[in-house]
RNA sequence: UCGUGCCAGGCGGGGAGCUAGCGGUGCCCUGAACCCUCAAUCCGCUAUAGAGGGGCCGGAUCCCCUCCUGAGGCUUUCUUGUAGAGGAAUGUGGCAGAGUAAGGAACGUGGAAGGCCGGGUCCUGUGCAACGCAUCGCUGUGAAUCAUGUCAGGCCCUGACGGGAGCAGCAUUAAGCGGAAAGAUGCGUGUGCCGCGGGGAAACCGGGUCUGAGUCACCUGUUCUGUCGUCGCCUGUAGGAGAUCGUCGAAGGAGGGUGCACGG
Numbered sequence: 001u002c003g004u005g006c007c008a009g010g011c012g013g014g015g016a017g018c019u020a021g022c023g024g025u026g027c028c029c030u031g032a033a034c035c036c037u038c039a040a041u042c043c044g045c046u047a048u049a050g051a052g053g054g055g056c057c058g059g060a061u062c063c064c065c066u067c068c069u070g071a072g073g074c075u076u077u078c079u080u081g082u083a084g085a086g087g088a089a090u091g092u093g094g095c096a097g098a099g100u101a102a103g104g105a106a107c108g109u110g111g112a113a114g115g116c117c118g119g120g121u122c123c124u125g126u127g128c129a130a131c132g133c134a135u136c137g138c139u140g141u142g143a144a145u146c147a148u149g150u151c152a153g154g155c156c157c158u159g160a161c162g163g164g165a166g167c168a169g170c171a172u173u174a175a176g177c178g179g180a181a182a183g184a185u186g187c188g189u190g191u192g193c194c195g196c197g198g199g200g201a202a203a204c205c206g207g208g209u210c211u212g213a214g215u216c217a218c219c220u221g222u223u224c225u226g227u228c229g230u231c232g233c234c235u236g237u238a239g240g241a242g243a244u245c246g247u248c249g250a251a252g253g254a255g256g257g258u259g260c261a262c263g264g
Base pairs, nucleotide, nucleotide: 001264002263003262004261005260006259009057010056011055012030013029014028015027020046021045022044023043024042034054035053036052037051038050063257064256065255066254067253068252069251072248073247074246077243078242079241080240082238083237085235086234087233091231093228094227095226096225097224098223099222100221102220103219104218106215107214114210115209116208117207119205120204121203122199123198124197125196126195127194128192129191130189131188132187133186134185135184136183138179139178140177141176147172148171149170150169155164156163157162
């Protein structure tokens, strides 16, 4: 160095989870890799950590080690955005109220605001008027008898003169029922461009007068107070995305390493 037969080893691996731990079944990643049986109310083992049976490769493209790149998983811290819950009221916004007067509008030397005077609106008394009601007054009607007057006829008393009651009729009147143009008295009023007297705190309206330049708060601005709670803020919850600390790490690349026997 070549050949033959063996041994070790290999014929997928990894992450989370489960577990005292390891491996597997199940999930996920990688990506192409012998077959059968077992397994989540789990299965099999124990640091040489799946078990049992069979097959193939077997000293290297394939096994072992180191380094680099690195899918993916787990983890620490943070950022960002979403959804929904709660809280507070110093921000922001809405509404209400009270101010201010910088700008605009409006009014103002044809006199603003203010002061004074006298009125009105207001209250009260009263007069007048209007309207309504009642009464009086006026007027019409109004009694078979129990109203009045006069009472024919008739009746009663009387010796007579004379006297008496009294129906109808006529006239009048009471209660009652009506009427009315005006009148008187009393009462009342959702009445009055009405008159007179008194009172008038505040406010408003218009007038006169004094004085002489501001007034107002409609819009914008701005201040304060109250209220609501949109956004923002705070607290915690559940997802998403990203960064970062740590850890495991498939796969790929580079480098290195690897036993025994016999024979030529």
The RNA shown here (Bacterial large signal recognition particle RNA) has 264 nucleotides and comes from a Clostridiales bacterium. A source record names the gene ffs. Taxonomically the source falls in Eubacteriales (Bacteria, Bacillati, Bacillota, Clostridia). Of the family's consensus pairs, 92% are formed in the model. The coordinates come from a structure-prediction model, not an experiment, and the mean pLDDT is 76. The sequence is in RNAcentral, with records from ENA. Rfam family: Bacterial large signal recognition particle RNA. About the family: The signal recognition particle (SRP) is a universally conserved ribonucleoprotein involved in the co-translational targeting of proteins to membranes.